[in-house]
RNA sequence: AUAUAUCUUCAGGGCGAGGUGAAAUUCCUCACUGGCGGUACAGUCCGCGAGCGAUGCCUGCUGGCAGAGCACGAACCGGUGUGAUUCCGGUACCAACGGUUACAGUCCGGAUGGGAGAAGAUCAUA
Repeated sequence: AUAUAUCUUCAGGGCGAGGUGAAAUUCCUCACUGGCGGUACAGUCCGCGAGCGAUGCCUGCUGGCAGAGCACGAACCGGUGUGAUUCCGGUACCAACGGUUACAGUCCGGAUGGGAGAAGAUCAUA
């Protein structure tokens, strides 16, 4: 120094203006936001996380761990360059579930949750 192990901390942003209406941060016009790893810098490429979960293991019976499988949105054109669906220019598009006086990426809720992963510490082994 690297790998393994254990532990600690961290780990998601956004409705402002106008219109209609009895009622909308939910509709319409404009606006605003973009998790993690990879790769020439990515919401739209590749992979992962977030939802559900057969089953197995452990347990102090309260839960914990692992987890097959299911579900899982969206981008093109031009330019530069050795190299970019990632940069620059232009024009598009997408965003779970439950709730609501009216349909939600932006409000409320599950969630003081979970989590890809990031950083650090410790001892032992190789």
The RNA shown here (FMN riboswitch aptamer (RFN element)) has 126 nucleotides. Of the family's consensus pairs, 100% are formed in the model. It matches the Rfam family "FMN riboswitch aptamer (RFN element)". Its family is annotated with FMN binding in the Gene Ontology. Model confidence (mean pLDDT): 82 of 100.